This is a predicted structure of a 90-nucleotide RNA (c-di-GMP-I riboswitch aptamer) from an uncultured Peptococcaceae bacterium. Its mean pLDDT, the model's own confidence on a scale to 100, is 81. The model forms 95% of the base pairs in the Rfam consensus.
């Protein structure tokens, strides 16, 4: 020095919910909160899963109502992949 088990020192993220702000919209950012997780609820949207559909196709309507497929949006606290990171022991 890797690897993989292990979880020690402390602690460490931080749901819903309110508030102000982006955004079309799902959402995210900040303050408060604290449902959870605890060697990855740390970073990556790379494969699937999900979530919205601004803007584009069809339908329709002539009220340009409504309705329908589509991510280039968005979700890592959906499931994985890939970084990075962790005392004593073994």
């Nucleotide at each position: 020095c890797c690897a993989c088990g292990g979880g020690u020192u402390a602690g460490g993220c931080a749901a819903a919910c309110c508030u102000g702000g982006c955004g079309a919209a799902a959402g995210c950012c900040a303050g408060g909160g604290a449902c959870g997780c605890u060697a990855a609820a740390g970073c990556u949207a790379u494969g699937g899963g999900u979530c919205u559909a601004a803007g584009g196709g069809c339908u329709g309507u002539a009220c340009u109502a409504a309705g329908u497929c589509u991510a280039u949006g968005a979700u890592u606290g959906c499931c994985a992949g890939g970084c990075u990171g962790u005392a004593a022991c073994g």